[in-house]
RNA sequence: AGCUCGGUGGCGCAGUGGAAGCGCGCCGGGCUCAUAACCCGGAGGUCACUGGAUCGAAACCAGUCCGAGCUA
Numbered sequence: 001a002g003c004u005c006g007g008u009g010g011c012g013c014a015g016u017g018g019a020a021g022c023g024c025g026c027c028g029g030g031c032u033c034a035u036a037a038c039c040c041g042g043a044g045g046u047c048a049c050u051g052g053a054u055c056g057a058a059a060c061c062a063g064u065c066c067g068a069g070c071u072a
Base pairs, nucleotide, nucleotide: 001071002070003069004068005067006066007065010024011023012022013021018055026042027041028040029039030038048064049063050062051061052060
C1' cells in the first nucleotide's frame, strides 16, 4: 500500500429495507427464617462518524476513524 471480517444497552451477541431484541448483569417486587436458585416487573441503546440513494435505513452506496486478520 491493497484486500477480507468486525464496530448494536454495562458485557457477550442476534437482527440484511417497514425502524431494535436475546442471554448475563443492574434496580424493584414475590417466594424463603435467611441467602442462593426460581418467578414477575422495570430502567438502560445518537445501531462508530459524515454524506448520499429511498416514501422509509442498524441494514443499501461513498468516504473517514477504530479493532482483528491476510498478501506484498